[in-house]
RNA sequence: GGCGCGGUAGCUCAGUCGGCAGAGCAGGGGAUUCAUAAGCCCAAGGUCGGGAGUUCAAGUCUCCCCCGCGCCA
Repeated sequence: GGCGCGGUAGCUCAGUCGGCAGAGCAGGGGAUUCAUAAGCCCAAGGUCGGGAGUUCAAGUCUCCCCCGCGCCA
């Protein structure tokens, strides 16, 4: 340098044919208990890597850039 895959909550990752952004864990609160843990209930937590474009509408499609991994040279 070329090609491919990936970047979404603090962490690990889903997200269908473009149409309400989610789960588990962690953290917070509650209930229970003599107390703690486990389990149960509740709520919170997001510029979807950055920018531009297409569209009524973009995590999703197109282009450019950044970062990580792999292959080739």
A computed fold for a 73-nucleotide RNA from a Chloroflexota bacterium, annotated as transfer RNA.
RNAcentral holds the sequence, with entries from ENA.
The coordinates come from a structure-prediction model, not an experiment, and the mean pLDDT is 84.
The source organism's lineage runs through Bacteria, Bacillati and Chloroflexota.
Its Rfam family is "tRNA". Rfam classes the family as a transfer RNA. Its family is annotated with triplet codon-amino acid adaptor activity in the Gene Ontology.